Formats: sequence, structure tokens, C1' cells
RNA sequence: CUCUUAUAACGAGUGGUAGAGGGACUGGCCCGAUGAAACCCGGCAACCUUUCAAGUUUUUUGAAAAGGUGCUAAAUCCUGCAAAGCAAUAUGCUUUGAAAGAUAAGAG
Repeated sequence: CUCUUAUAACGAGUGGUAGAGGGACUGGCCCGAUGAAACCCGGCAACCUUUCAAGUUUUUUGAAAAGGUGCUAAAUCCUGCAAAGCAAUAUGCUUUGAAAGAUAAGAG
């Protein structure tokens, strides 16, 4: 980097260093000198490993949070492509699915 599977409206700091950007991309709309990114510490969660308990044929469920990741403004912030429905001509609104992106696990 590619493929497969799964997940996402829950949750998480009045901390330290630093000093101007950030929210993937498009169009929006936001966050930011009352301090952005990044790093450290703290925290959240429970995808994989591990341990324990229950049932058990494979395996499933629950708990712990030790190890590997992840996450820690706003629904993946909304949106893009398609379909259906509603309103009624400016197009708008709602729902569902896809695509794209993110993370985990496995494979190449």
C1' cells in the first nucleotide's frame, strides 16, 4: 500500500511544555491568544492478547483492565452518489443504502 471482516448519535482533563493553526478531501459550518497542531501526564473505552466466572460440542456470555492498539469539541460536525417519502416550484426537508475516510483484527 491492497483485500476481507467488524465497529461508530455512549464515554473521556479548570493539568504541564509549546506558540498558530486545526476539524482527512469538496462545499458548508465551526474550533483556536479566554491558547491550535505536536509532545508529556491524566482519563475513556473494551478491538486483539491475557486472567477469572457461568453455560458448553465447536464456541457463547459476563467480569477485570496486566500487555498491544485506539480514542479523548460538535453524529465519521453536516455534506458529496443513489432510492423512497413529504412539502410545493426557489428547490427544500426526512429516512434508508452506497461511496469516501477512521480504527481494530486477519491475509497478501
SAM riboswitch aptamer (S box leader) from Listeria fleischmannii, 108 nucleotides, folded computationally. Lineage of the source: Bacteria > Bacillati > Bacillota > Caryophanales > Listeria. Its mean pLDDT, the model's own confidence on a scale to 100, is 83. The RNAcentral record of the sequence draws on Ribocentre. Its Rfam family is "SAM riboswitch aptamer (S box leader)". About the family: The SAM riboswitch is found upstream of a number of genes which code for proteins involved in methionine or cysteine biosynthesis in Gram-positive bacteria. Rfam links the family to the GO term regulation of gene expression.